RNA sequence: UAGAGUUUGAUCCUGGCUCAGAACGAACGCUGGCGGCAUGCCUAACACAUGCAAGUCGAACGAGACCUUCGGGUCUAGUGGCGCACGGGUGCGUAACGCGUGGGAAUCUGCCCUUGGGUACGGAACAACAGUUAGAAAUGACUGCUAAUACCGUAUAAUGACUUCGGUCCAAAGAUUUAUCGCCCAGGGAUGAGCCCGCGUCGGAUUAGCUAGUUGGUGAGGUAAAAGCUCACCAAGGCGACGAUCCGUAGCUGGUCUGAGAGGACGAUCAGCCACACUGGAACUGAGACACGGUCCAGACUCCUACGGGAGGCAGCAGUGGGGAAUAUUGGGCAAUGGGCGCAAGCCUGACCCAGCCAUGCCGCGUGAGUGAUGAAGGCCUUCGGGUCGUAAAGCUCUGUGGAGAGGGAAGAAAAACGCGCGGGAUAAUAAACCGGGCGCCUGACGGUACCUCUUUAGCAAGCACCGGCUAACUCUGUGCCAGCAGCCGCGGUAAUACAGAGGGUGCAAACGUUGCUCGGAAUCAUUGGGCGUAAAGCGCACGUAGGCGGUCUGUUAAGUCGGGUGUGAAAUCCCCAGGCUCAACCUGGGAAGUGCACUCGAAACUGGCGGGCUUGAAUAUGGAAGAGGGUCGCGGAAUUCCCGGUGUAGAGGUGAAAUUCGUAGAUAUCGGGAGGAACACCAGUGGCGAAGGCGGCGACCUGGGCCAAUACUGACGCUGAGGUGCGAAAGCGUGGGGAGCAAACAGGAUUAGAUACCCUGGUAGUCCACGCCGUAAACGAUGGAUGCUAGAUGUUGUGGGUAUUGACCCCUGCAGCGUCGCAGCUAACGCAUUAAGCAUCCCGCCUGGGGAGUACGGCCGCAAGGCUAAAACUCAAAGGAAUUGACGGGGGCCCGCACAAGCGGUGGAGCAUGUGGUUCAAUUCGAAGCAACGCGAAGAACCUUACCUGGGUUUGAAGAUCAGUUGAUCGGGGGCGAAAUCUCCCUUUCCCGCAAGGGACAGCUGGUUAGGUGCUGCAUGGCUGUCGUCAGCUCGUGUCGUGAGAUGUUGGGUUAAGUCCCGCAACGAGCGCAACCCCUGCUGCUAGUUGCCAACGGUUCGGCCGGGCACUCUAGUGGGACUGCCGGUGAUAAACCGGAGGAAGGUGGGGAUGACGUCAAGUCCUCAUGGCCUUUAUGUCCAGGGCGACACACGUGCUACAAUGGCCGGUACAAACCGUCGCUAAAGCGCAAGCUGGAGCCAAUCGGAAAAAGCCGGUCUCAGUUCGGAUUGGGGUCUGCAACUCGACCCCAUGAAGCUGGAAUCGCUAGUAAUCGCGGAUCAGCACGCCGCGGUGAAUACGUUCCCGGGCCUUGUACACACCGCCCGUCACAUCACGAAAGUCGGCUGUACCAGAAGUCGGUGUUCCAACCCGCAAGGGAGGAAGCCGCCUAAGGUAUGGUCGGUAAUUGGGGUGAAGUCGUAACAAGGUAACCGUA
Repeated sequence: UAGAGUUUGAUCCUGGCUCAGAACGAACGCUGGCGGCAUGCCUAACACAUGCAAGUCGAACGAGACCUUCGGGUCUAGUGGCGCACGGGUGCGUAACGCGUGGGAAUCUGCCCUUGGGUACGGAACAACAGUUAGAAAUGACUGCUAAUACCGUAUAAUGACUUCGGUCCAAAGAUUUAUCGCCCAGGGAUGAGCCCGCGUCGGAUUAGCUAGUUGGUGAGGUAAAAGCUCACCAAGGCGACGAUCCGUAGCUGGUCUGAGAGGACGAUCAGCCACACUGGAACUGAGACACGGUCCAGACUCCUACGGGAGGCAGCAGUGGGGAAUAUUGGGCAAUGGGCGCAAGCCUGACCCAGCCAUGCCGCGUGAGUGAUGAAGGCCUUCGGGUCGUAAAGCUCUGUGGAGAGGGAAGAAAAACGCGCGGGAUAAUAAACCGGGCGCCUGACGGUACCUCUUUAGCAAGCACCGGCUAACUCUGUGCCAGCAGCCGCGGUAAUACAGAGGGUGCAAACGUUGCUCGGAAUCAUUGGGCGUAAAGCGCACGUAGGCGGUCUGUUAAGUCGGGUGUGAAAUCCCCAGGCUCAACCUGGGAAGUGCACUCGAAACUGGCGGGCUUGAAUAUGGAAGAGGGUCGCGGAAUUCCCGGUGUAGAGGUGAAAUUCGUAGAUAUCGGGAGGAACACCAGUGGCGAAGGCGGCGACCUGGGCCAAUACUGACGCUGAGGUGCGAAAGCGUGGGGAGCAAACAGGAUUAGAUACCCUGGUAGUCCACGCCGUAAACGAUGGAUGCUAGAUGUUGUGGGUAUUGACCCCUGCAGCGUCGCAGCUAACGCAUUAAGCAUCCCGCCUGGGGAGUACGGCCGCAAGGCUAAAACUCAAAGGAAUUGACGGGGGCCCGCACAAGCGGUGGAGCAUGUGGUUCAAUUCGAAGCAACGCGAAGAACCUUACCUGGGUUUGAAGAUCAGUUGAUCGGGGGCGAAAUCUCCCUUUCCCGCAAGGGACAGCUGGUUAGGUGCUGCAUGGCUGUCGUCAGCUCGUGUCGUGAGAUGUUGGGUUAAGUCCCGCAACGAGCGCAACCCCUGCUGCUAGUUGCCAACGGUUCGGCCGGGCACUCUAGUGGGACUGCCGGUGAUAAACCGGAGGAAGGUGGGGAUGACGUCAAGUCCUCAUGGCCUUUAUGUCCAGGGCGACACACGUGCUACAAUGGCCGGUACAAACCGUCGCUAAAGCGCAAGCUGGAGCCAAUCGGAAAAAGCCGGUCUCAGUUCGGAUUGGGGUCUGCAACUCGACCCCAUGAAGCUGGAAUCGCUAGUAAUCGCGGAUCAGCACGCCGCGGUGAAUACGUUCCCGGGCCUUGUACACACCGCCCGUCACAUCACGAAAGUCGGCUGUACCAGAAGUCGGUGUUCCAACCCGCAAGGGAGGAAGCCGCCUAAGGUAUGGUCGGUAAUUGGGGUGAAGUCGUAACAAGGUAACCGUA
């Protein structure tokens, strides 16, 4: 040293991406009051107009001009001196002794300090100037004059230099007020500079070799100075894996930013060093330069020009253009600090000090303070109550920073100089001057600025971002996968806290956000501080070089190491303490620190070096046993195939089934003989051997390694191992052999939608051998090697010891291997666990998100195939590991269900009914959609219903509630228009209390409030329902296990219809489900006895009708009964099962009600309720008519049939349940009938509906489209109803369709069930083949669980979790992006060779020329020098040829991304041929 979000259904881990922090020479957006202090071209070292940035000295010199108080002064072009090498700018170049740090010796150093000495005598010129002259200009040329602190000579000469040690040589300048300033030689110092060395100083090895002045020597030259610095000669060296050379990038440092630190990144401002000055080269002058505002040359560019020729260099300060996202004034002043010159005054100074501009940064201040609740108005929200903005405002009381006005008003200034005076030293001097105090005088750009005082008014001064999570802050409206947002995850498809606006809030504040960049978080390159079995990661294996590391004892040393001291580590910065600006930022002083380097003194444990020992590491020798260890040669039998012959006849072969194929030319089968190649059954074993790959018949020969035993010997000889070398399965390649079987390619046959596959028949390379390549594999234990240590148990191989035995075993105990299990420990988990993945040490290799990609390019290797090494652009927010719960599997096990099977009856064919789809229509209202929509909502559409259509009306509305006003009606009757609604007219009419006024009730009307909507959203919802499924499951508490998701319980052994029960068990209990409790039914007791019943008694109209009775039936209350209770068997002695007894009933007796946690965004906004949205003279509402009833068609569910087990006619028997007063309706009568008349009885165990039907008896029909079947149609009726046209039911007469048992397919049912027969009810005016109930008659079959479907439990695999209707791969097509290749082409940098050669240094020459010095009277000569010329070197340039990097390119290659495209189905489950690796 703080973390968070994001991979999953969830979890742990790995791992990347992203965020919160700090910082900036910043930029951009929006906003903007003041001040202080800082900073301000990061890009084009791009080009520059204009001005300024280096001059000064007359006390060096001559000359000229001006002034003059005539003493002199001022100005200056020129000569001369000093300066211009500082200061200022920039960062091009440079990877270097450039820089940093610490050392060193072979050096120079103007001005300055100090010491010693000197400063003598001469001479000749050249500028200026004058004259002539060239030129446009710049600039010159010639002649003549002249001074000096300019130049030259002589003298002097050591403490100086040289030296052959004798000696030789070398200087000067004067000015001038006479005191100073200068000058020369030499020594020392200081300062500055040059040189050398150790160490440190970016990336790339896809740059591995570089080097001829190169490395060294000798000699010479050269420099201030060492040196190949240069040259001649000689030698052949020098550098490099500790990274030379090459390429790219870069000024270095103090420091700055960040960070806990270690580190990382950076190198603006300030400071030190370096480099550069338009580009390249060169020297001159000088103390110092190879010189920013100097010179020469070449080049590019710009300007001037009279075209001949010239001029220029802002990377100084301002400023301009340009570039760019972007960076300031053509300001003031030398007052201060500093610099140059000068004796000085002073001059110069874009250094500097100030001012100006910019919120660029840091710091400070302000935009007001107090009080103030009617919680104002207004905004926003609202559950309509209110809440909030909010003490906020207003109001009242104050203050006056900043701003404005006025007044005062600093510090920065003190030196020098000058004046006065004092002291001191020198001096001949009490003088001047010098030095040191004192006093006085003078000097301010900023600037009338800072600061202070007064006046003035709350007046003039607040914004920006954000509010889904991370991350502080929430609501409304708009929008509707649109517009948009977004740092990551992600928001937006009609209720968006995520878009946009608003209100509110949060954060910061003269700022706030965004972008960019750096560090941090990131332990995400891990020294501190990571990893490599499965997540990325152990080289396929060995040998071994360099290197790294190394047993034990002792001595020594002191390199590492440790301690002390010294020097250094510039200043500034950071830190601490003080101080100064009102504070702060900022500034000043002092201290500390500076982990480093060097020198020195000491210590000697450890490491290292050196010396001497030791034996335990290692090696060797002896004996022994084991082994598919390797190589060569030979031998063997079985089998396949082929050939020959025999026997033999029609098939064989092959498959899921077939076919191709073989066979009558004799196959297959079988027997005998022969040929050839390859491989070695059994033994054979988580047995053996080997480093790995790998090795398997037998024998011989050659040969490697390991192990055991016992002694001896050497004496650390060891471990690892970058490069390197060797070995290295299969496939493949080359050459030559060989070739039986097998078998890529290929051919054919099948399969299939296709089948370039899986299957079959053939079949070539190859497989085999020799030699040579290749060098890769899922080369795996996915686990590098070595050594030591750390519980055990057990098996096995080899070999010892002990014990025992006749012997072989057994047993005990070692060593070396190979396995299994397991503790501690480790691990994300799985797992590993003395053969470690534990605890440690050493060495090597490797990893750093996924994809792109083990690819491209380059290099190396290869005959090729290809291998090794190995990126980037671009793209994604993941990719992954282990484990968990589910789901799924053409995985497994167990079990259940009318699931199949076994049966019975249907559907699918016909007609009709009904529902749906479709179509049609003005409308055919809407919903329901696999099972689980379709005789469903609808338990009943003629109007109504009704939601739809057409048309006509209506607008606070059709009803209700409530308030106010009004009326006394409303109702009822009648009339008019009209289809009706509506509108309208007429007649009649209130009640209660009270004398009245008035009040109340009721109703209408008017007005106010609330409307209304079957409009949308079932994906906003409640409620209800369906379904899995009456399946046996679903969970919880505590405990335990696990880091965790979770597990355990609930699994296991039995058993059950059942998670039912028993046993076992780290579980023990519990809940919702199961079962039971409830209802009906089956037996029975008791109670009760009308409306029910009638056994006995009586009566009788013969009917339980009456009396009577309650025994029976029955009714309906309440009990009993059944519990595996009893017996036997099986079973663990349990649970339970099987059989039996008894019983009305037996193992849940039968049936019903009852539906766990949940699933399907299942259904329903049109039952109801309800959020939101939409509508309001309409999507509301009223009315009439129509429609929901249509009809080429398709489907579902039913009814009736197709007939004789039947139809028809007649007779006759037996139910249960239910219903009835707006009702059921009897008897009786009428009608063929539907029905009508009628009205008794009944509010129902009383009366009625009510006839049950099949059945039974009798008759008829006789196999036919019929005496089957009844559709359809015609006619006539009945009933209900306001009304049966669209569109009711029923009856009668007539008509008499299809249909003769129904294809593929499919449904129900396991017993009072199916089948069959009728009866009732709800709805309802009427309408039932539907629905819900009721009873009558009453079967067949179930071996069994292989298969189909559904389900339960356990287990297994998984890349699925929207969960297999899942996931997912590749080609192709389209769009787009980046990259590679490519005939070429263009450019940058650079190598080599050659040509050429400016300026210039150096060297040579120097016919030409020259004042000083020498000789000489002179002429002239000499010394010395110059031009010119020649030579070496050399920049630009040129030619040729390479290297390297980059741009571009027709075409081309793969890759990434993209919404729903095409083709297939490769992978994930046994993924339907297990998958995968290498190779062809």
Molecule: small-subunit ribosomal RNA
Organism: uncultured bacterium